[in-house]
RNA sequence: UAAGUCAGAUAAGUGAUUGCGGCUGCCAGACUGGCAGGUGAGGAAAGUCCGGGCUCCAUAGGGCAGGAUGCCGGAUAACGUCCGGUGGAGGUGACUCCCAGGCUAGUGCAACAGAAAUAUACCGCCUUUGUGUUCACAGAGGUAAGGGUGGAAAGGCGAGGUAAGAGCUCACCGCUGUCCUGGUAACAGGGCAGGCUCUGUAAACCCCAUCCGGAGCAAGACCAAACAGAAAACCAUACAGUUGCCCGCUGUGUUUUCAGGUAGGUCGCUUGAACCUUGUGGUAACAUAAGGUCUAGAUAGAUAAUCACUCUCGACAUAACCCGGCUUAUCGUCUGACUUACGUA
Repeated sequence: UAAGUCAGAUAAGUGAUUGCGGCUGCCAGACUGGCAGGUGAGGAAAGUCCGGGCUCCAUAGGGCAGGAUGCCGGAUAACGUCCGGUGGAGGUGACUCCCAGGCUAGUGCAACAGAAAUAUACCGCCUUUGUGUUCACAGAGGUAAGGGUGGAAAGGCGAGGUAAGAGCUCACCGCUGUCCUGGUAACAGGGCAGGCUCUGUAAACCCCAUCCGGAGCAAGACCAAACAGAAAACCAUACAGUUGCCCGCUGUGUUUUCAGGUAGGUCGCUUGAACCUUGUGGUAACAUAAGGUCUAGAUAGAUAAUCACUCUCGACAUAACCCGGCUUAUCGUCUGACUUACGUA
């Protein structure tokens, strides 16, 4: 200098004028208005994918079904999230990703090609017999090293050995069993013994371990307003109530169909498992102590309009109970650390 990897910040800015929502204070006040102060859309507000807080069922619980997670250890309110590590895969590397328990509990599936896919002989090699005799053909026996098909043909490679071959034998690797060392563990390394051998797939059904009530702010609470009933079923050995089912528990009337009336307001609603700075502990996620800050609560829905200037010329895109994550979209600028290549000293 160029190319990359990881993490963070920002998300056009400044000024003036007019205009909107809510809060605080003051002055008026019939409605309500005026003045001043400060405040008012995101890093994803998106998706509604997970987890909770909160509210109700409700006065407890248990089981089945169902669902989720899946290496080890930690963090957290919790999680399918995050941090660290192990194993595996990719990359020269910084780093990134993971569908990471079990196929020896059982049941399935494995197309096509190929002779054959839970175990074989198509071509081939060797021995031998017969026919013919330049060559070759047929039968019997042995073989699974060589070739072909395939993702995979049932340990790999090298040497010896054999009629030709084969773990047939040996060395190394792999596998199985056992023991030792290190580590909290996943796991890693090593010693000894054994010629040992039926593949893959569980994001196939399933088995194992762990976890899980449900519904949801249109939850729910209060005030106000307005009412008109009719029919049917069950009726305490019954009915109703807490996803589905059962047991249990609670209540005493419950449920269904048709028809009619009212439907306005207040709360919930924003001080939070909140944010920022510093110290301490920890590899880190994070925890803890001190100090500081208060930053939307609309309800047909508030952020707008105009002018001027600057530049890096502006993307994806606008809250509706709240928070912790994940996923997706995204123009440009800046900062730090690390890796590779080239060059210089």
The RNA shown here (Bacterial RNase P class A) has 345 nucleotides and comes from Wujia sp. Lineage of the source: Bacteria > Bacillota > Lachnospirales > Lachnospiraceae > Wujia. Model confidence (mean pLDDT): 76 of 100. Rfam family: Bacterial RNase P class A. It is annotated as a ribozyme. The gene name in the source record is rnpB. Of the family's consensus pairs, 97% are formed in the model.